[in-house]
RNA sequence: GGCGCCACUUGGCAAACAUAUCGAAAGAUAUGGACGCAAAGUCUCCGGCCUAAAGGAAACCAUGGCAGCGGGACCGCGACA
Numbered sequence: 001g002g003c004g005c006c007a008c009u010u011g012g013c014a015a016a017c018a019u020a021u022c023g024a025a026a027g028a029u030a031u032g033g034a035c036g037c038a039a040a041g042u043c044u045c046c047g048g049c050c051u052a053a054a055g056g057a058a059a060c061c062a063u064g065g066c067a068g069c070g071g072g073a074c075c076g077c078g079a080c081a
Stems, first nucleotide, its partner, number of pairs: 005078001012037002017032006035068001041074003045071003048066003055060001
């Protein structure tokens, strides 16, 4: 330096749910709360999934979301057991 994440330390994040707010919805944010997480840090580039307001006769349709669905990119903590 690389691979790797079975041990340890200090820390970190926070599912469901409740309340409030925003939103057409999906969902998001805040507070409480911890199911879990070694990238559960950031980014929709690819696939997947959710929603369907506007549009459309209808079927549909993302320009709205999910990064805690997978891949990818960037960045990064601990340790060498």
c-di-GMP-I riboswitch aptamer from a Gammaproteobacteria bacterium, 81 nucleotides, folded computationally.
Lineage of the source: Bacteria > Pseudomonadati > Pseudomonadota > Gammaproteobacteria.
Its mean pLDDT, the model's own confidence on a scale to 100, is 81.